[in-house]
Molecule: small-subunit ribosomal RNA
Organism: Thermoplasmatota archaeon
RNA sequence: AUUCUGGUUGAUCCUGCCAGCGGCCACUGCUAUUGGGGUUCGCUUAAGCCAUGCGAGUCGAGAGGGUUCGGCCCUCGGCAGACUGCUCAGUAACACGUGGAGAACCUACCGUAUGCUGGAGAAUAAUCUCGGGAAACUGAGGCUAAUACUCCAUAGUUCACCUUUCCUGGAACGGUUGGUGGAUGAAAGUUCCGGCGGCAUACGAUGGCUCUGCGGCCUAUCAGGUUGUAGGGAGGGUAACGUCCUCCCUAGCCUUCGACGGGUACGGGUGUUGGGAGACAUCGCCCGGAGAUGGACUCUGAGACACGAGUCCAGGCCCUACGGGGCGCAGCAGGCGCGAAAACUGCACAAUGUGGGAAACCACGAUGCGGGAACCCCAAGUGUCUGCGCAAUGCGUAGACUGUCCCCAAGCGUUCAUUGCUUGGGAAGAAAGUGCUGGGUAAGACGGGUGCCAGCCGCCGCGGUAAUACCCGCAGCACAAGUGGUGGUCACUAUUACUGGGCCUAAAGCGUCCGUAGCCGGUUGGGUAAAUGCCUGGGUAAAUCGAUGCGCUCAACGUAUCGAAUUCCGGGUAGACUGCUCGACUUGAGACCGGGAGAGGUGUGAGGUACUCCGGGGGUAGGGGUAAAAUCCUGUAAUCCUCGGGGGACCACCAGUGGCGAAGGCGUCACACUGGAACGGUUCUGACGGUGAGGGACGAAGCCCUGGGGCGCAAACCGGAUUAGAUACCCGGGUAGUCCAGGGUGUAAACGCUGCUGACUUGGUGUCGGGGGUCCUACGGGGGCUCUCGGUGCCGGAGAGAAGUUGUUAAGUCAGCCGCCUGGGGAGUACGGUCGCAAGACUGAAACUUAAAGGAAUUGGCGGGGGAGCACCGCAACGCGUGGAGUGUGCGGUUUAAUUGGAUUCAACGCCGGAAAACUCACCAGGGAAGACUGCCGAAUGUGACUCGCUCUAAAGGGGUUUGUCGAAUAUAGGUAGAGAGGUGGUGCAUGGCCGUCGUCAGCUCGUACCGUAAGGCGUUCUGUUAAGUCAGAUAACGAGCGAGACCUGCGCCGUCAGUUGCUACUGCGUCCUCCGGGACGUGGGCACACUGGCGGGACCGCUGGCGCGAAGUCAGAGGAAGGUGCAGGCAACGACAGGUCCGUAUGCCCCGAAUUUCCUGGGCUACACGCGCACUACAAAGGUCGGGACAACGGGCUCCAACCCCGAGAGGGGACGGCAAUCCUGAAACCCGAUCGUAGUUCGGAUCGAGGGCUGCAACUCGCCCUCGUGAAGCUGGAACGCGUAGUAAUCGCAGGUCAACAUCCUGCGGUGAAUAUGCCCCUGCUCCUUGCACACACCGCCCGUCAAACCAUUCGAGUGGGGUCUUAGUGAAGGCGUGAUCGUUGUCAUGUUUGAACUAGGGCUCCGCAAGAGGGGUUAAGUCGUAACAAGGUAUCCGUAGGGGAACCUGCGGAUGGAUCACCUCCU
Repeated sequence: AUUCUGGUUGAUCCUGCCAGCGGCCACUGCUAUUGGGGUUCGCUUAAGCCAUGCGAGUCGAGAGGGUUCGGCCCUCGGCAGACUGCUCAGUAACACGUGGAGAACCUACCGUAUGCUGGAGAAUAAUCUCGGGAAACUGAGGCUAAUACUCCAUAGUUCACCUUUCCUGGAACGGUUGGUGGAUGAAAGUUCCGGCGGCAUACGAUGGCUCUGCGGCCUAUCAGGUUGUAGGGAGGGUAACGUCCUCCCUAGCCUUCGACGGGUACGGGUGUUGGGAGACAUCGCCCGGAGAUGGACUCUGAGACACGAGUCCAGGCCCUACGGGGCGCAGCAGGCGCGAAAACUGCACAAUGUGGGAAACCACGAUGCGGGAACCCCAAGUGUCUGCGCAAUGCGUAGACUGUCCCCAAGCGUUCAUUGCUUGGGAAGAAAGUGCUGGGUAAGACGGGUGCCAGCCGCCGCGGUAAUACCCGCAGCACAAGUGGUGGUCACUAUUACUGGGCCUAAAGCGUCCGUAGCCGGUUGGGUAAAUGCCUGGGUAAAUCGAUGCGCUCAACGUAUCGAAUUCCGGGUAGACUGCUCGACUUGAGACCGGGAGAGGUGUGAGGUACUCCGGGGGUAGGGGUAAAAUCCUGUAAUCCUCGGGGGACCACCAGUGGCGAAGGCGUCACACUGGAACGGUUCUGACGGUGAGGGACGAAGCCCUGGGGCGCAAACCGGAUUAGAUACCCGGGUAGUCCAGGGUGUAAACGCUGCUGACUUGGUGUCGGGGGUCCUACGGGGGCUCUCGGUGCCGGAGAGAAGUUGUUAAGUCAGCCGCCUGGGGAGUACGGUCGCAAGACUGAAACUUAAAGGAAUUGGCGGGGGAGCACCGCAACGCGUGGAGUGUGCGGUUUAAUUGGAUUCAACGCCGGAAAACUCACCAGGGAAGACUGCCGAAUGUGACUCGCUCUAAAGGGGUUUGUCGAAUAUAGGUAGAGAGGUGGUGCAUGGCCGUCGUCAGCUCGUACCGUAAGGCGUUCUGUUAAGUCAGAUAACGAGCGAGACCUGCGCCGUCAGUUGCUACUGCGUCCUCCGGGACGUGGGCACACUGGCGGGACCGCUGGCGCGAAGUCAGAGGAAGGUGCAGGCAACGACAGGUCCGUAUGCCCCGAAUUUCCUGGGCUACACGCGCACUACAAAGGUCGGGACAACGGGCUCCAACCCCGAGAGGGGACGGCAAUCCUGAAACCCGAUCGUAGUUCGGAUCGAGGGCUGCAACUCGCCCUCGUGAAGCUGGAACGCGUAGUAAUCGCAGGUCAACAUCCUGCGGUGAAUAUGCCCCUGCUCCUUGCACACACCGCCCGUCAAACCAUUCGAGUGGGGUCUUAGUGAAGGCGUGAUCGUUGUCAUGUUUGAACUAGGGCUCCGCAAGAGGGGUUAAGUCGUAACAAGGUAUCCGUAGGGGAACCUGCGGAUGGAUCACCUCCU
């Protein structure tokens, strides 16, 4: 301030609602100092019921009487009790508002004017006497007065007729003058002599009554209503008009501009809110109306059908002597009840006002005052300064200052009294809360508690052990004598859109057309002035509202003036537009003529192929069907071939985003009838038009009725398969139906999801129909090009749109008319109505529930979608294995006192921890130990420390007992309360760090620019290429970073430098051997070779050729040690997984704390019906055994490696050189040669077991390794399936190291021997990129549907049952009105007729409410059952209508839609 903010998503834009922030009203929680003002206070529910008191009197100057002598009391009489006050039930109406009318009326008291006030009479109350009654009250008799009552007179009033005079007026039916007649017919006194009254008439004023135009609620699930109804004549009635009432006549009257019915409601001025338009309200004050327990009626009166009058009925209450009486707070107080909800049984007539009175005065719960209430509004305060202290924005304390409130006193003021005002004195003595602190939304990443509990939350959402969100404390924020909550209402909300919205996909265009009412309407001229604009007059009560002054100390409040208060009623004026009216026109519309196009419609006839059935002939064993099968057909001859006949349905090719039709829809040919459109025209009419509520017609498929027909197909149904099941998908049969005729239904994704009509707004290109021009021509009914009108497509500009998209065939810009929408669900359901034979169609809610539901697009992920590429943790080819056996080892399970714990697809399982005898060790059994530091207790009968013994025990000063010694300190031990050390205790889902996996991948991003409203895109895409986002070319992108590559290490070739501990070609010397050639060893030269380790070189598609784009690159070749990354490693992106590890260490929080700490002994981790993983050894002859002979590398070594020698059969033992290492130590094996075994459970295989030895170690029983002898198990090549491998690789062979006292079939390395097969592919498994669909985003291990079961909630139907309202029929009928009669002593009473008719009884109709056995669906509710329907091609595309079927989602038939993926083809467009 003309306003936003939170919530749908992974994120975005939109639609849309929910919620928050503001104002006002009622109730309510907590809290509360003072003053002033106010039109606040039982409206909401019970117009429910009321005890008690009060609320309407007055007049003696109208009279009579009584008297206590007071103008005191009783009575008659007059005026007033119709005002004031209260309430809002009824009322949708002339009730109200506003403007008119009364030529259809009344008006007491009051004012003005004129005139009058003469005469007479009969009663009665009080009182007195006598009665009745409980009372209320009432009867009889006697007396009396009046401004009480009656009669006569006059004035007058009124009616009819005659028609006469004048006046008002729009109009005489009015007024007035005259004449005749009829009816009716006035008065009151009193006095103090001023007056106050009385009567009649007229006028005025005031108040009322009646009529009328216009205005203001909801509902059509109320469409027809009405019989005094509509009008007329005559009468009655009234103050008066009128069907207000009665009789007669006519048959009208109202209604889609909403009658009639139902619901709700007093109306207005006003109030709240809003910028306004509006919406909502109408409590209070004022105006009007209505009511007085519910009804009906009446008298009196100027006025009533009468709140504090009367009669009666009903219901309620009270008194009673049971005979009979009485009452009406929606007046003021007050009580009960109802409720969330609302005050004192106060004072006074002093003021204002009303009634009476001549007046004084009297009366007044009207009114004025006071009391109560956090009712509203306004104003003020709860202190200030200084010093000191403290944990310091503050608090406490001491002193000083000030004085709102407070206390005291005096005065003013008041009906009395408060309050208040003025002055003086005293005095800090008294006065702050409520809500909030996750976001929205200002304010805590503070402490404690709790642990999806308790609780909070308007919405979103918090809480499952670190809660800024719960509960406390502290701190802070907002407002403040208040502040929060609940409900209502306005605004927010342009979410009802008149101002001012929408409808392709979000909710929303009727299936289509015709047409009634209505609304809208071409060009032009004249008239008019309804509408419209302007000017002007009146009105719009006061209060309220606005402005400006003034008065209360300010303000609230009060008051004065001015303004506003839209609408309404007059008068004048304008003439553009709209309307009305009279003319004219042709462009809108229609008609006519012409030649063409077309599956337009209806009827009749004809034809064609296929199918099926029947018959004849031929022919033989199968046919058919499927992914594969089976049911089925066939020896009574099928299928197949051929000929003939019957039948019904349909109409291939042509065929085309071609045509026609309003839509549905329409396709062989011919004929007949018939509708419409386009084009062309020098024809005609002259606005005849557009749209279209109701209404009508047409309307696919299905379905229904009647009658035909029935080849094929085919819901239902019956079988066969599939399957866990299969009420389905597939297969074999098959009935309605499909077809025809006549009816009915009236719906579809009846779709362009886009209503109809008209106008305007850049273009391109097809095609169909018509017309024009031009050219070619084979002259054909030909062809090409082009212009134009109409239709139908595609692309696309501006614009529009949330976007997708649309775009002259608009979803653009305008105009007219109609239909429809207003969060999701409940629900197109229920009830009611209309239609239908039925099925059902049309119309169409609510309770309740919910924070979203939804549209478009984006990024990911996913698909039993597509495309491209890649991979020996994919396939193919090949090789070797695992899976079978035995053993080793790990895991599960089981067992156990314990078999500690972790890891569980790839990415757990010879893994953590590399092999646990004790230790390790965390597990089990048993036995011990230990608390830094602080407070308190304790100790003079020695608490304690040290020590020789004994004893318990598996063992131990660990416990118990005991000998000796020391020892006085605010000590030590012990106890107790805290606190700690320690914890392989918990949490890897609180963490760091490290690791694994995606990933042997090639991706992940940024800057600037550009595109998009935005999320985001582009770059990063495409083509080629690569191991690679590697590179090149194209490209709204241009560049850059991380990753890849480069780089680093090792190996392979060469060169150079260096030469000990390495080497010894060559060479000198020495020793030994000799087959005389030489050889071995040692040593000195030497550094050639090898080796070692520094530095360099070398490889780059560089060269040649092919392919490719003159590219990147790729293929082949040459050269080369090496060829396309040379080979092998290291490093290795953005991220992700709640991956693994708290049991390596670190670490938050929690827990244990004399035990979950720590030590010792022993046991366990090594168990064993069983299952799994990984290995080793084998099953043998490519082998085993024996003998002989060769060749490595990486490494390790002082608590160590150990040459060599000796002993032992061996394991090993006893000595011992050398070595802290290029120096010393450290048998390679497979292999080769020879011999033997001969296919066997073996001379294979070695498990298992027995015996004897050895080594390590406190200790080999549980439970180590080794040697020798003996024993000699399974196993004869291994199912489904799975693993590894592309070259020095697999396979095979051994060696070293790690661990380690000892112990490898393990792991990490090392070398030896050394193959086979691809040189591809995307089929399986996956990964990357592009694209597509998505209802997924916790991301397919996703989402999600329905039945059934359970609980709760609201609702519908419901045999019936109980009640309310209203209408109506019949009966009974109080009371009153009118008429007549009787009694007449009586203004009375009675009887009777008639009429109005309350109330009651009985019946019926409509409507509403309550209860209800039972029945139905709906909604909601962490973890129930059955399936898997939908979303991806969702695994049978989905959906719509309809029909049948089925536990359920659903399935199937028929027709339709695309809001279906994918591939191919045709056509069209660019």